[in-house]
RNA sequence: CAGGUCGGUCGGACGGUCGCGGUCCCGCGUUUUUGGACGAGGGAUCGAGGAAAGUCCGCACUCCAUAGAGCGCGGCGCCGGGGAAACCUCGGGGCGGAGCAAUCUGCCGGAUAGGGCCACAGAAAACAAACAGCCAUCCCGCAAGGGAUGGUCAUGGCGAAAAGGUGGUGUAAGAGACCACCGGCGUCCGCAGUAAUGCGGGCGGCCUGGUAACCCCCGCCGGGAGCAAGGUCAAACAGGGAUGAGAGGCUGCUCGCCUCGUUGAGUCCCGGGUAGACUGCAUAGAGAGAUGGCCGUCCAGGCGCUUCGGCGCUGGACAGAACGCGGCUUAUAGACCGGCCUGAGAC
Numbered sequence: 001c002a003g004g005u006c007g008g009u010c011g012g013a014c015g016g017u018c019g020c021g022g023u024c025c026c027g028c029g030u031u032u033u034u035g036g037a038c039g040a041g042g043g044a045u046c047g048a049g050g051a052a053a054g055u056c057c058g059c060a061c062u063c064c065a066u067a068g069a070g071c072g073c074g075g076c077g078c079c080g081g082g083g084a085a086a087c088c089u090c091g092g093g094g095c096g097g098a099g100c101a102a103u104c105u106g107c108c109g110g111a112u113a114g115g116g117c118c119a120c121a122g123a124a125a126a127c128a129a130a131c132a133g134c135c136a137u138c139c140c141g142c143a144a145g146g147g148a149u150g151g152u153c154a155u156g157g158c159g160a161a162a163a164g165g166u167g168g169u170g171u172a173a174g175a176g177a178c179c180a181c182c183g184g185c186g187u188c189c190g191c192a193g194u195a196a197u198g199c200g201g202g203c204g205g206c207c208u209g210g211u212a213a214c215c216c217c218c219g220c221c222g223g224g225a226g227c228a229a230g231g232u233c234a235a236a237c238a239g240g241g242a243u244g245a246g247a248g249g250c251u252g253c254u255c256g257c258c259u260c261g262u263u264g265a266g267u268c269c270c271g272g273g274u275a276g277a278c279u280g281c282a283u284a285g286a287g288a289g290a291u292g293g294c295c296g297u298c299c300a301g302g303c304g305c306u307u308c309g310g311c312g313c314u315g316g317a318c319a320g321a322a323c324g325c326g327g328c329u330u331a332u333a334g335a336c337c338g339g340c341c342u343g344a345g346a347c
C1' cells in the first nucleotide's frame, strides 16, 4: 500500500429569518370563581433517536384473583462471572460446518428409568436378518448343472443408518469364537482446572444404532390483565331525605293578567360516580399527537472542468416519542478511530 476480519464512535456544524408545541412572566379583552378560566398579543426558556421502530423477552408500577399441599399445563436446560430479571451479556468447554488465516457460524440435561416410531429401497431396521454368494450332507443328471435340508454375515447388492476396524489363529465355510494392535463404552485411579472438561494409566470382549421439536424422566422457574392500568374531585338528568308556598313570562320597577305548582314550587342536604377536570407523568410531553421551511458561510461525499492553485453544479441515509426502565431483533447514505490476519514493496 491492497484485500479481509473484529470492536468502538459519530451520523451534518454555526448564524439569520418565518413558523409550530410545552412551561413561566407581562399587560389587554371577556367572564357570578378575578393571584381563577378562556381569547388574541409580547418576552424568556425548553422541545426526538441510535434505533424513538417491531412489540419478541424481562422488570418496575397498578388493579383483580389467591388458606395450605398435590395433580395438571407452559417455559427454560454444558460451566463460571455480571445482572432486579431475561429467548440478556462477558469469558470458557464439548461435538460439528466455512475460511490459507484473522475470524465467523450451528447445536448443548437424560437414549443404561420406561414406552413409541424409523419413510423409500432392501432378504432383513433392533431380543437382528439368509436375496445373491460361500460351505457340508443327501437326491436327480453321462456331463454342464439343478433341487432339498442345514451351517455361515467373511463377500456382493439396498439404504441416512446393516450391529466395531486391521491383521492373524481357527474352521467344511465362517464369525470377538479366540489373540495382538487401534477405536468406542463402562468402571476404578492419578494429575491439571473454581467448574464444564482435558491428559494419562489399570481392569472388563462389554461392542448395547437414530429420534426427547413423539410421549416421558430429572432439575429450576411460572396466577391474570395492562397507563384506555389505576387514583382523586365531580356537573346535568333520574333517585332518597328535610322543610312546606311559591316559581316563570309580558316587563327595568309597581299593579294587573297568563302558565306551572299541596298528585309538592323553591331552597338545603345525602349516596352512588356518568359527562368532564385533575392525577398517574418525567429537565419534550398529550391532547389522535408540536419538534418544520427558507437564506448565508462552512464540513463530509458525488459529478464536470482545470494552467493542479482551484472553480462550477449537486448534496447528508434510516426514520421519528405517547407510562417508564433493561435487553433482543430489524432499517440505516456517509465519515472517523483502534486491534488482528493474508499478500506485495521499501529501509
Stems, first nucleotide, its partner, number of pairs: 001343010012298007020047007028039004049318001053329002056327004061226004073222005078092005093108006109217002114215002116211003131156002133152008164182006183207002185204008230279004239270005246260005299316001301314005
Bacterial RNase P class A from an Anaerolineales bacterium, 347 nucleotides, folded computationally. Lineage of the source: Bacteria > Bacillati > Chloroflexota > Anaerolineae > Anaerolineales. Its Rfam family is "Bacterial RNase P class A". It is annotated as a ribozyme. Rfam's curators write: Ribonuclease P (RNase P) is a ubiquitous endoribonuclease, found in archaea, bacteria and eukarya as well as chloroplasts and mitochondria. It is recorded under the gene name rnpB. The coordinates come from a structure-prediction model, not an experiment, and the mean pLDDT is 80. The RNAcentral record of the sequence draws on ENA. Of the family's consensus pairs, 93% are formed in the model.